[in-house]
Guanidine-I riboswitch aptamer from Bacillus licheniformis, 107 nucleotides, folded computationally. The model forms 100% of the base pairs in the Rfam consensus. The sequence is in RNAcentral, with records from ENA, Rfam and Ribocentre. Taxonomically the source falls in Bacillus (Bacteria, Bacillota, Caryophanales, Bacillaceae).
RNA sequence: AAGGUGGUUUUCUAGGGUUCCGCAGUGCCCUCCCGCGCUGGUCUGGUCCGAGAGAAAACACAUAGCGAAGUAUCGUUAUGACACGGUGGGAUAAAAGCCCAGGAGUU
Numbered sequence: 001a002a003g004g005u006g007g008u009u010u011u012c013u014a015g016g017g018u019u020c021c022g023c024a025g026u027g028c029c030c031u032c033c034c035g036c037g038c039u040g041g042u043c044u045g046g047u048c049c050g051a052g053a054g055a056a057a058a059c060a061c062a063u064a065g066c067g068a069a070g071u072a073u074c075g076u077u078a079u080g081a082c083a084c085g086g087u088g089g090g091a092u093a094a095a096a097g098c099c100c101a102g103g104a105g106u107u
Stems, first nucleotide, its partner, number of pairs: 005060001007059006015049002020046002022043001023040006061080008082102001084105001088100003
């Protein structure tokens, strides 16, 4: 310096926090119920966010084969590898394996 589809979307997982719900504590309402607040994620959870280097599916694309078709294509099968990685910053309520970023760097 070059190379790889470093493809798009969806569902989920590891992981992540705390807007909302729930849970725990607590204040007010004369007490209880109900209700309204405050605190807590150093609360198992539901909603939520969520991977390039985690999983699956659909679609597209590339190459090769086969079958139609006959010059324009269509269908179908196979393949599409590898991947160590900060600090810092950004979004959202907030955080993160999210985004910057297959970046800096390392080999």